Guanidine-I riboswitch aptamer from Methylotenera sp., 117 nucleotides, folded computationally.
Lineage of the source: Bacteria > Pseudomonadati > Pseudomonadota > Nitrosomonadales > Methylotenera.
The sequence was found by an Rfam model in a public genome assembly.
Rfam family: Guanidine-I riboswitch aptamer. About the family: This family represents a conserved RNA structure found upstream of the ykkC and yxkD genes in Bacillus subtilis and related genes in other bacteria.
[in-house]
RNA sequence: ACCAAAGAUGACUAGGGUUCCGACUUUUGUGUUUAUAAAGUGCUGGUCCAAGAGUUGUCGGCCACCACCUGUAUUUUUUACAGCUUGGCUACACGGAGGGAUAAAAGCCCGGGAGAC
Repeated sequence: ACCAAAGAUGACUAGGGUUCCGACUUUUGUGUUUAUAAAGUGCUGGUCCAAGAGUUGUCGGCCACCACCUGUAUUUUUUACAGCUUGGCUACACGGAGGGAUAAAAGCCCGGGAGAC
């Protein structure tokens, strides 16, 4: 340097905080018409983030199958391979501290890391 797939990705969840919405508190000041604005509090929630070791799907990969049809090669109308077709498989997995991003945090990323067995 090249090759190399227990590969890639959608939806969701455990979980996460506080940009936005909402809720609550305080201030401003509206006042039989109950406004508007500001600050604060993660507060059951919505938006948002979210799993290598969570769920589920799609694509892909591997191994087989494959009536008809198509393509390539060939010993030329034969044989082989490939596509299409139909199935199966896609295992196992204990894990800090610390740092990073984002508004902020996390089972996110560093990371199937350092380690352990």